[in-house]
Context: one part of a larger RNA
RNA sequence: CUGGGUGUAAAGGGUGCGUAGGCGGGCCUGUGCGUCAGAGGUUAAAGACCUUGGCUUAACCAAGGGAGUGCCUUUGAUACGGCAGGUCUUGAAUAUAGAUGAGGAUGGUGGAAUUCCUGGUGUAGCGGUGAAAUGCGUAGAUAUCAGGAGGAACAUCGGAUGCGAAGGCGACCAUCUAAUCUAUUAUUGACGCUGAGGCACGAAAGCGUGGGGAGCAAACAGGAUCAGAUACCCUGGUAGUCCACGCCCUAAACGAUGUAUGCUUGGUGUUAGAUGCUUGUCAUCUAGUGCCGUAGGUAACCCGUUAAGCAUACCACCUGGGGAGUACGAUCGCAAGGUUGAAACUC
Numbered sequence: 001c002u003g004g005g006u007g008u009a010a011a012g013g014g015u016g017c018g019u020a021g022g023c024g025g026g027c028c029u030g031u032g033c034g035u036c037a038g039a040g041g042u043u044a045a046a047g048a049c050c051u052u053g054g055c056u057u058a059a060c061c062a063a064g065g066g067a068g069u070g071c072c073u074u075u076g077a078u079a080c081g082g083c084a085g086g087u088c089u090u091g092a093a094u095a096u097a098g099a100u101g102a103g104g105a106u107g108g109u110g111g112a113a114u115u116c117c118u119g120g121u122g123u124a125g126c127g128g129u130g131a132a133a134u135g136c137g138u139a140g141a142u143a144u145c146a147g148g149a150g151g152a153a154c155a156u157c158g159g160a161u162g163c164g165a166a167g168g169c170g171a172c173c174a175u176c177u178a179a180u181c182u183a184u185u186a187u188u189g190a191c192g193c194u195g196a197g198g199c200a201c202g203a204a205a206g207c208g209u210g211g212g213g214a215g216c217a218a219a220c221a222g223g224a225u226c227a228g229a230u231a232c233c234c235u236g237g238u239a240g241u242c243c244a245c246g247c248c249c250u251a252a253a254c255g256a257u258g259u260a261u262g263c264u265u266g267g268u269g270u271u272a273g274a275u276g277c278u279u280g281u282c283a284u285c286u287a288g289u290g291c292c293g294u295a296g297g298u299a300a301c302c303c304g305u306u307a308a309g310c311a312u313a314c315c316a317c318c319u320g321g322g323g324a325g326u327a328c329g330a331u332c333g334c335a336a337g338g339u340u341g342a343a344a345c346u347c
Base pairs, nucleotide, nucleotide: 004318005317006316007301008300012315014201015200016199017198021194022193023192025088026087027086028085029084030083031082033081034080035077036076037075038074039073040072041071042070049065050064051063052062053061054060091191092188093187094186095184096183097182098181099180100179103177104176105175106174107173108172109171110154115149116148117147118146119145120144121143125136126135162169163168206247207246208245209244210243211242215241216240220236221235222234223233258314259313260312261311262310263309266292267291268290269289270288271287272286273285274284275283276282277280296303297302320347321346322345329340330339331338332337
């Protein structure tokens, strides 16, 4: 080098865009670079291999022979790959007509509820728990009615629903904006796939500056419980949670399943469209999203046209447990820390 793997045993990068690179549809023509075939040259000696021979044998030594990857020259072949030219439409993209949705950004609006404030009614309790207590209340609470303030989240619809590359997205309206799907086959004519580095996005928590602060609530305080309780339960409560801008860049970032393409029995739901007629509780097609299962696969569980089946292309990653995602170095960060990432030793 070849060879084995990555759902759960070690192993798919959190996700996308894309540079280099790798790989790349049908047909025709040319070239003959790769490729293949023939011939020639070279491929030192020693060594290795084969056949003989010499030391009593062997090791050792000598002679002869053959082989030799590669490189160069030359003659030819042209299937495949390359290069050049032409052409095609099925891959890809665009156009047109429709459709869909919690996709994104900004601005505005709404109602229910909690809390607080003011006023009315009203009187002795209220809260809370397994039971209590701390706590609140005669300075009038809880309850109830009316008015006001403010912040955050949007019940029902709601679904095995939908959208988004992932993270994620749920009241309503408007503006801006991105995407996907279906149909016509109208246009271009391989414009494609993947993607080391790179760039962008990336829940929550956390950080910086300035706002905001209703509810909830790390820390903290008190009350209980307990042998103890730095907890679970209760009463409070600050950061934070919210907004703007800037960082952080990690998650069981999960389908624990990389992306793309083709092929391989079916059944049954559902979402968005389309077509057909016999207009139906219908059939068919496309794109999604679930369940069950054939062949096949798998150590089994299970997967099974949304593959973990059969193949191809490219990337990432794995190689016993611990030490350790640690140390050191580098790099990024305001910090917290992130990324990269060993060894000794030990079983």